[in-house]
Molecule: transfer RNA
Organism: Minisyncoccota bacterium
RNA sequence: GGAACGGUAACUCAGUGGCAGAGUGCUUCCCUGAAGAGGAAGUGGUCGUGGGUUCGACUCCCAUUCGUUCCA
Numbered sequence: 001g002g003a004a005c006g007g008u009a010a011c012u013c014a015g016u017g018g019c020a021g022a023g024u025g026c027u028u029c030c031c032u033g034a035a036g037a038g039g040a041a042g043u044g045g046u047c048g049u050g051g052g053u054u055c056g057a058c059u060c061c062c063a064u065u066c067g068u069u070c071c072a
Stems, first nucleotide, its partner, number of pairs: 001071007010024004018055001025043006048064005
């Protein structure tokens, strides 16, 4: 320098154009002598960034940035 894949909650990750989700975590409560385990409720997002297409974009297109891998 070229190419592929990836960036979504605090963490690990889903989400094939129409309400942004799960598990873990965190908070409160129940349970316990206490703790753990278990149960109930709650909490949590500029979907990397900037544009474009569309009635409507996490999703499609372009650019850009960061990470991983491959080629030279």